[in-house]
SAM riboswitch aptamer (S box leader) from Cytobacillus horneckiae, 103 nucleotides, folded computationally.
C1' cells in the first nucleotide's frame, strides 16, 4: 500500500517542551501568543482485538492487567454521483478515520 468486513451525533485533559500553524483533501467555518503542530510524563475514555469471567452456549453479557485506538466542534459543515421533495431538506454512495484478517 491494495482488498475484505464492522464502526463512526455517545465518551473522555492536565502539566512540561515548543514557538506557528491545526481541523486529511477542496471550500465554509471554527481552533489558536489567555499559546497551533510535534514531542515527553501522568491521566481518561472507549471495548475493534487478545485475555478472564458468567449464561439462556458458538453466540450474548460483564470485567479491563495486554495490543491498538481516541480525549473542541456529527468524520465541525458541505463538496465530482444516486434516491426522495415544490422547496427547505433527508437518506443512501462516494471520500476520509480506526479496528480485525488477508495479499
Nucleotide at each position: 500500500u491494495u482488498c475484505u468486513u464492522a464502526u463512526c451525533a455517545a465518551g473522555a485533559g492536565a502539566g512540561g517542551u515548543g514557538g506557528a500553524g491545526g481541523g486529511a483533501c477542496u471550500g465554509a467555518c471554527c481552533c489558536u501568543g489567555c499559546g497551533a503542530a510535534g514531542c515527553c510524563u501522568c491521566g481518561g475514555c472507549a471495548a475493534c482485538c487478545a485475555g478472564c469471567a458468567a449464561a439462556u452456549a458458538u453466540u450474548u453479557u460483564g470485567c479491563c492487567c495486554g495490543g491498538u485506538g481516541c480525549c473542541a466542534a456529527a468524520u465541525u459543515c458541505a463538496g465530482a454521483g444516486g434516491a426522495u421533495g415544490c422547496a427547505a431538506a433527508u437518506c443512501c454512495a462516494a471520500a476520509g478515520a480506526u479496528a480485525a484478517g488477508a495479499a
The organism belongs to Cytobacillus, within Bacteria. Its Rfam family is "SAM riboswitch aptamer (S box leader)". Its Rfam clan is "SAM clan". The sequence was found by an Rfam model in a public genome assembly.